[in-house]
RNA sequence: CGCGAUAAGGGCAAACCUGCCGCAAGGCAGGGACGCAAAGCCAUAGGGCCUUUCCAUAUAUGAUGGGAUGGCAGCCUGGCCGCCGAUC
Numbered sequence: 001c002g003c004g005a006u007a008a009g010g011g012c013a014a015a016c017c018u019g020c021c022g023c024a025a026g027g028c029a030g031g032g033a034c035g036c037a038a039a040g041c042c043a044u045a046g047g048g049c050c051u052u053u054c055c056a057u058a059u060a061u062g063a064u065g066g067g068a069u070g071g072c073a074g075c076c077u078g079g080c081c082g083c084c085g086a087u088c
Base pairs, nucleotide, nucleotide: 002088003085004084011036012035016031017030018029019028020027021026034074040080041079042078045077046076047075048072049071050070052068053067054066055065056064057063
C1' cells in the first nucleotide's frame, strides 16, 4: 500500500411513525433499524434517477423529445478527507 476479521473502541441509520419546512422530488429534528468499512464530504466532475415548469411533436390528459429548475452522495464512476489492524 492492497485488504477488511465471529477483533476492540466506537460511528452512521433504510422502510415506517410523529412534528416542522418545501408546489413537489425531498430536507431537518425525534423515535426506529434494513443495512453500511467511508452510509464522512463534493450535485460547479461525468453518467443515471426523480421533481416542478416551459416548448415542440404526435394526438390525448398522459406519452416522447428538448430547455430551464431544484433534489438524490444509501444508484454507478470520480475527487477530497479519515478511525482500527487479525489473516493474506
Source information
Predicted 3D model of an 88-nucleotide RNA (c-di-GMP-I-GGC riboswitch aptamer). The prediction has a mean pLDDT of 86.